[in-house]
RNA sequence: AUUGAACGCCGGCGGUAUGCUUAACACAUGCAAGUCGAACGGUAGCAGGUCUUCGGAUGCUGUAGAGCGGCGGACGGGUGAGUAAUGCAUAGGAAUCUACCUAGUAGUGGGGGACAACAUGUGGAAACGCAUGCUAAUACCGCAUACGCCCUACGGGGGAAAGGGGGGGCCUCGCACGGACCUCACGCUAUUAGAUGAGCCCGCGUUGGAUUAGCUUGUUGGUAGGGUAAUGGCCUACCAAGGCAACGAUCCAUAGCUGGUUUGAGAGGAUGAUCAGCCACACUGGGACUGAGACACGGCCCAGACUCCUAUGGGAGGCAGCAGUGGGGAAUAUUGGACAAUGGGCGAAAGCCUGAUCCAGCAAUACCGCGUGUGUGAAGAAGGCCUGAGGGUUGUAAAGCAUUUUCAAUAGGGAUGAAAUGCCUGAAAUUAAAACCUUGGGUCUUGACUUUACCCAUAGAAGAAGCACCGGCUAACUCCGUGCCAGCAGCCGCGGUAAUACGGAGGGCGCAAGCGUUAAUCGGAAUUACUGGGCGUAAAGGGUUCGCAGGUGGUUAGAUAAGUCGGAUGUGAAAUCCCUGGGCUCAACCUAGGAACUGCAUUCGAUACUGUUUAGCUAGAGUAUAAGAGAGGAUAGUGGAAUUCCGCAUGUAGCGGUGAAAUGCGUAGAUAUGCGGAGGAACAUCGGUGGCGAAGGCGGCUAUCUGGCUUAAUACUGACACUGAGGAACGAAAGCGUGGGUAGCAAACAGGAUUAGAUACCCUGGUAGUCCACGCCGUAAACGAUGUCAACUAGCCGUUGGGGGAGGAUUGCCUCUUGGUGGCGCAGCUAACGCGGUAAGUUGACCGCCUGGGGAGUACGGCCGCAAGGUUAAAACUCAAAUGAAUUGACGGGGGCCCGCACAAGCGGUGGAGCAUGUGGUUUAAUUCGAUGCAACGCGAAAAACCUUACCUACUCUUGACAUCCCGUGAACUAGUCAGAGAUGACUUGGUGCCUUCGGGAACACGGUGACAGGUGCUGCAUGGCUGUCGUCAGCUCGUGUCGUGAGAUGUUGGGUUAAGUCCCAUAACGAGCGCAACCCUUGUCCUUAGUUGCCAGCGCGUAAUGGCGGGGACUCUAGAUAGACUGCCGGUGAUGAACCGGAGGAAGGUGGGGACGACGUCAAGUCAUCAUGGCCUUUAUGAGUAGGGCUACACACGUGCUACAAUGGGCAGUACAGACGGAAGCCAAGCCGCGAGGUGGAGCUAAUCCGAGAAAGCUGUUCGUAGUCCGGAUUGGAGUCUGCAACUCGACUCCAUGAAGUCGGAAUCGCUAGUAAUCGCGAAUCAGCAUGUCGCGGUGAAUACGUUCCCGGGCCUUGUACACACCGCCCGUCACACCAUGGGAGUGGAUUGCACCAGAAGUGGGUUGCCUAACAGUAAUGAGGGCGCUCACCACGGUGUGGUUCAUGACUGGGGUG
Repeated sequence: AUUGAACGCCGGCGGUAUGCUUAACACAUGCAAGUCGAACGGUAGCAGGUCUUCGGAUGCUGUAGAGCGGCGGACGGGUGAGUAAUGCAUAGGAAUCUACCUAGUAGUGGGGGACAACAUGUGGAAACGCAUGCUAAUACCGCAUACGCCCUACGGGGGAAAGGGGGGGCCUCGCACGGACCUCACGCUAUUAGAUGAGCCCGCGUUGGAUUAGCUUGUUGGUAGGGUAAUGGCCUACCAAGGCAACGAUCCAUAGCUGGUUUGAGAGGAUGAUCAGCCACACUGGGACUGAGACACGGCCCAGACUCCUAUGGGAGGCAGCAGUGGGGAAUAUUGGACAAUGGGCGAAAGCCUGAUCCAGCAAUACCGCGUGUGUGAAGAAGGCCUGAGGGUUGUAAAGCAUUUUCAAUAGGGAUGAAAUGCCUGAAAUUAAAACCUUGGGUCUUGACUUUACCCAUAGAAGAAGCACCGGCUAACUCCGUGCCAGCAGCCGCGGUAAUACGGAGGGCGCAAGCGUUAAUCGGAAUUACUGGGCGUAAAGGGUUCGCAGGUGGUUAGAUAAGUCGGAUGUGAAAUCCCUGGGCUCAACCUAGGAACUGCAUUCGAUACUGUUUAGCUAGAGUAUAAGAGAGGAUAGUGGAAUUCCGCAUGUAGCGGUGAAAUGCGUAGAUAUGCGGAGGAACAUCGGUGGCGAAGGCGGCUAUCUGGCUUAAUACUGACACUGAGGAACGAAAGCGUGGGUAGCAAACAGGAUUAGAUACCCUGGUAGUCCACGCCGUAAACGAUGUCAACUAGCCGUUGGGGGAGGAUUGCCUCUUGGUGGCGCAGCUAACGCGGUAAGUUGACCGCCUGGGGAGUACGGCCGCAAGGUUAAAACUCAAAUGAAUUGACGGGGGCCCGCACAAGCGGUGGAGCAUGUGGUUUAAUUCGAUGCAACGCGAAAAACCUUACCUACUCUUGACAUCCCGUGAACUAGUCAGAGAUGACUUGGUGCCUUCGGGAACACGGUGACAGGUGCUGCAUGGCUGUCGUCAGCUCGUGUCGUGAGAUGUUGGGUUAAGUCCCAUAACGAGCGCAACCCUUGUCCUUAGUUGCCAGCGCGUAAUGGCGGGGACUCUAGAUAGACUGCCGGUGAUGAACCGGAGGAAGGUGGGGACGACGUCAAGUCAUCAUGGCCUUUAUGAGUAGGGCUACACACGUGCUACAAUGGGCAGUACAGACGGAAGCCAAGCCGCGAGGUGGAGCUAAUCCGAGAAAGCUGUUCGUAGUCCGGAUUGGAGUCUGCAACUCGACUCCAUGAAGUCGGAAUCGCUAGUAAUCGCGAAUCAGCAUGUCGCGGUGAAUACGUUCCCGGGCCUUGUACACACCGCCCGUCACACCAUGGGAGUGGAUUGCACCAGAAGUGGGUUGCCUAACAGUAAUGAGGGCGCUCACCACGGUGUGGUUCAUGACUGGGGUG
């Protein structure tokens, strides 16, 4: 884009078309083919007339049933079952027929015998008959005639007819009737020609399947005969053995064909409704009759199935005609009107018949047209929806105002389709005259549609809009509901609580009396590629060669004219399409003309090319001669090394084997070594991207036989060539058969190991096999994943075989050429990778192959094979991908380089014990919640007895504990009593404040109303903010340029160097940003400034002693400001660079130490319980208050710590030295009391002044002597202290007593590189009280680092990848379950078909004399002819047997697909 469509929702009008695509399923009912009295006998019935004795009679007239007869029922109408050619389409042909029609010629004479109707009788239920008798014809049959016709032996012979009607005058017979005659048209007969129609033959074209390859016996041809309208094996007899087929016979499946229709730019593809041409069919099968025409839709006979009637004896029927019914189906109309028109049949005509046809009805089924109003109208109304709450939008839309009336409605008017025929009459022509015919005039009518089209009038915007869509493709967005549910979906895909994708709404977009959906065809699809594709890696080159057919083919000339090109003629039906006109108001539609129909045939010409043919040529191809290289092939012989075995000898305890072992061999003497022997297989070195071969493949040496190749120069043949479907031959390894052989190796097998297992990898053995001969198999990643042949198209470098040239004594070297074999590379090609004279470039010839993935190279069938199996080769079903090349990442039990307490080297721990603390689990009314690998677990929590507190129980409150607003009252507030666990409730006392413009106001409290408060309720996967982690790792990016089709790359890579993408050099890159570093803080040195509360060297005073005092600024210190360090200097290394190494100086040396500082990003990492916040939920509760309890539970498991296990120690005594920090509801001195915790006491201190405050390890001395201890301190008992309303659940500390486990910790695992680890104490935050935790502070103060193989993590480069949620990835197969389609299957059932046989209705043909017999012949008998019967041949249905094909089904079974 389209449709004979269907379905859903919706539906105003008209025009024009179309309407069972399925069951060629079955059909009730009505109609669809009759007509002619001018062929006939007669007139049943109806009407009229005449006559009448009034009972009737009469065919007299109109008509008309039945019959006989003629013409028509072969047309028209329907359907598409069959048919792949007996068809159709197109173009031709000769051996034919043709009713009616036209034209011509010649006739139409004279006879005869019947049969219906009818009558009588009779049978039957009916249908329908039977017998006898009568009768007519345009029915039937002879006779006569025969121009033309037919046959012929050329002499001859044969064969027709029908009349009826109209008109007319005359005359004879004659009452009339009637006959004859004349005439007219209609008929009839014979024949010729035409027209029309039909039959037959032939070329070309006409679906799929080769998993259909051979078919055929009347088959192919001939002769003769028969038959037909006619040719012909159409049929028969005889003779011959042919005919068709790879250019697809035969068979199977499917199908009516065409003009056309539809799509497409075209070429093509699909299709064959309506209309038109042809064919076929008419319940199924067979058959003929009649006829001009049929093997006949509304005819006949027979057989079969089905239906109906029946008196059971027997009969009837055929809608694929028009309506209609049932059924089937997603689905397709009225049991309508009329012959008015067009056409058909009959008829002289009137006319009759006509479901052809013309109309109407039904259906938005399709196409076309029209309408559902138009203008104005902002308060931008109301309502709806959204909202950032302002507004926006629906929207000039509505209302309102003005205006119009198409269509529909009602009323009125009103065409066209109608012209003929008939009748009357005129003219011309004809005729003796008239009639017919032709042409005028008049007259009589004729409309189904039709309530027509059309016109006018009336009234009033009045009666007339829906459907689909709105994530992208694809025009059109928001809200609500839902919450991987419900649902959507053409593809991709939406939906798991903020859905533009589901459902609804508002809005929008598209089309519009329709709109969507479904189905189907073409297009896009160059996705079967003729136009117009491909095959190295995406699907695709046959394993290789030879070669028949086929296709293609060098060069010159002539001939021809098949192809090719041009002209002409015929045809290519009409309709359709296209163009130009015309008619319906337009259009659809109808109509006229033109063009076109790309085709076929005939004919005339052209001759370049192709073909054919003739004659040549030598450039292709081949032959001869001379050389050359070679693992080319076959056979026979032969050689040495090695392995193994055997014998002998030497010799002794192991050998062998592995990652390590064991099995195995060996004291019966192995392995090792020496000598000798046997046997089989394979041929080291040479050896080489070297050689040869068609490929597979070929390797010691020699001989024989043999194939191919190359080179050089000449001679010869003269296109002999290339490719190659089928076909043939060759064809690795493994395997098979027969017979040999068997050293080594070695499937299977055995044993040993490894392992969770190990039917493997490793080891020890070991049989087929490997070898030979003969025969099979016929496949490989048979690969260059690249078919063969030929031509052309830059260069450079190797190597191998031959030939030439120049120089050179030779080898070698140089150069030219030719045949192979390799590496780069230009152009070009390619999706890229890559190819690139050995093409994957540019062309030509021929062959093979491909057309999404899986199913599957499978099943079935065929062929081959001994088998294994090979070859050819599907479908159902299923998926939306599968694949190639390249890119960026990530990953690797890949590689390279490098780093890190990563390992190693060390020191100290954890894991074992007790306790502390956190977590899990369990328990509980509750044990609130969160954190969960590293990166949760002494974490949030820098402090749970109450509070905190969020949890539980109980008791209470409901505008609330808290905020704002409103109303009312009252200051606020204070004190007390009672009840209660308390919140709270009741009662009582004191108290009247502050500002004021005197109105009131502010704050506070109480009461009330409603807006609202409140929520540690949910969602960290809706979020902000903050934080962790990779990681203080060195990375992450951008602009411009360049490269690439692109993703991307380059820069950022490389060589060095660094802690560092730090810097240098190189460099299609040049620059830049965030990171690194530096800038900041602190610490280490010096200088300077300032000197109190700090300091005290010197000078004084004073003390038992002390910076205690006067003073001092020197020092320490404090805290401000400077300086200092930059690879700056020297030497070396490096590239003269960056930098590194060493050194000097320096307090400090190579970022001096430490801190803060954390790139792009990752983990939907953590947190809604810090806070903030969207959404949801709750509102006498999930909010608020109170008391008590819980967070502290305890079989157990884990993490983090503390204390230990002791002598480098414990106890006791003495004694020395810090830093930082805190202190007013505070730190708290001295003194006194207590064993002690502490109490008492009160000085000082708002702090460089006072206090906490004794630092401890250390040092000195002493004791303990390796023990569960003078170690260790858990646990428990008792007694206390302190804090606090309150230490029961549940605090810390003290004293006395008790004195558990534990003697250094399995597997495993953690921290640390220097003022570090280890060890020692001190302080602070939190805090009423409560650290073994946390954060700080100083004291003492090590060991070790060879090094980067390994473990872990990370960085850069590179490589592979089937990963991209990125290896915690992806993914294979079995098994289990469910479903689906399919193969096999003992079979079973159906359909179809071959062969053989039986059978044989009706019918036709032949035979026959059993019977019958009008016309003709004959005097007659009888004959001719005919009929019945019988019989033969052919044959439908049917039957039997046996095969083939195909469909369905089948216990069981095989694999496959999906989940």

Description: Small-subunit ribosomal RNA from an uncultured prokaryote, 1459 nucleotides, folded computationally. The RNAcentral record of the sequence draws on ENA. It matches the Rfam family "Bacterial small subunit ribosomal RNA". Model confidence (mean pLDDT): 85 of 100.